RNAcentral holds the sequence, with entries from MGnify. A computed fold for a 155-nucleotide RNA from uncultured Faecousia sp., annotated as Lysine riboswitch aptamer. It matches the Rfam family "Lysine riboswitch aptamer". Rfam links the family to the GO term lysine biosynthetic process.
[in-house]
RNA sequence: ACAGAGGCGCGGUAUUCAUCAGUAAGUUUCGGCAAGGCAGGCAGCCGUCGGAACGGAAAGGGACCACCGCCGAAGCGUUGCUUCCUGCCUGAGGAGCAGCGCUGGGGUCACGGAGAAUAUCCGUGACACUGUCACAAGCAAUUGUGGAGAGCUGU
Numbered sequence: 001a002c003a004g005a006g007g008c009g010c011g012g013u014a015u016u017c018a019u020c021a022g023u024a025a026g027u028u029u030c031g032g033c034a035a036g037g038c039a040g041g042c043a044g045c046c047g048u049c050g051g052a053a054c055g056g057a058a059a060g061g062g063a064c065c066a067c068c069g070c071c072g073a074a075g076c077g078u079u080g081c082u083u084c085c086u087g088c089c090u091g092a093g094g095a096g097c098a099g100c101g102c103u104g105g106g107g108u109c110a111c112g113g114a115g116a117a118u119a120u121c122c123g124u125g126a127c128a129c130u131g132u133c134a135c136a137a138g139c140a141a142u143u144g145u146g147g148a149g150a151g152c153u154g155u
Base pairs, nucleotide, nucleotide: 001155002154003153004152007071009070010069011068012067013066016063017062026054027053028052029051030050031049032048033047036046037045038091039090040089041088042087043086074103075102076101077100078099079098080097081096082095083094084093104130105129107127108126109125110124111123112122113121114120132147133146134145135144136143137142
């Protein structure tokens, strides 16, 4: 440098389906308020909150199948830059890129966070399982201990 392995292996795209939800918007009516809009300040714009009736979605997230890219696949944290949310400033949150750091992998359980959710995702810990290398023991199958993917195997 090239090619590979781990397996309920990782991530992405799109159709369909369920959920979201009889929720939100909107209309009518009744009542309250002069506040409210992701937080604060300035400016501008729009009234706004609740009950009842009518009305009635969507996005994100998810499942099956299919396809695509792959084996630091990928995920998370943090810093910086860009961007979104009426305009500006500061912040919170979301998205993208780069640097640094952590995690071999999937599972179960507990706790915490996100979420409409008991789905699902993320983090931490424990428990075994599994792959890999090193050391030790063994005739061998294998067993024990330890390490980490910047690893391991082959050429």